[in-house]
RNA sequence: UUCUUAUCAAGAGAAGCUGAGGGACUGGCCCUUUGAAGCUUCAGCAACCAGCCCAUGUGGUCAGGUGCUAACUCCAGCGGAUUUACUAAUUGUCCGAAAAGAUAAGAA
Numbered sequence: 001u002u003c004u005u006a007u008c009a010a011g012a013g014a015a016g017c018u019g020a021g022g023g024a025c026u027g028g029c030c031c032u033u034u035g036a037a038g039c040u041u042c043a044g045c046a047a048c049c050a051g052c053c054c055a056u057g058u059g060g061u062c063a064g065g066u067g068c069u070a071a072c073u074c075c076a077g078c079g080g081a082u083u084u085a086c087u088a089a090u091u092g093u094c095c096g097a098a099a100a101g102a103u104a105a106g107a108a
Stems, first nucleotide, its partner, number of pairs: 001108008013042005021031003025077004043069003048065002051061003054057001073100001078096005
């Protein structure tokens, strides 16, 4: 990097260094010099893997390996239903094991 499977409405931030971007992409809409992103330290969240326990399960426990700590994956993107409308576009609402993305485990 690619493929497969599972999950994605819950949860959890301070300090130091530094100094302008960030929220994957596109469009929106947001966050940000009252300090973005990054790095470091400490702290926290949770149960995918590992460990442990048992009544062996869709179980319990545990922070060792990952992950995460603005906004539902921030919203939409594909398809469908519906509202307004003469039609189209647009707008709003809803549905879907869709796409894309993220994380974990396994495989190539």

This is a predicted structure of a 108-nucleotide RNA (SAM riboswitch aptamer (S box leader)) from Viridibacillus soli. The source organism's lineage runs through Bacteria, Bacillota, Bacilli, Caryophanales and Viridibacillus. Its Rfam family is "SAM riboswitch aptamer (S box leader)". Rfam links the family to the GO term regulation of gene expression. Model confidence (mean pLDDT): 80 of 100.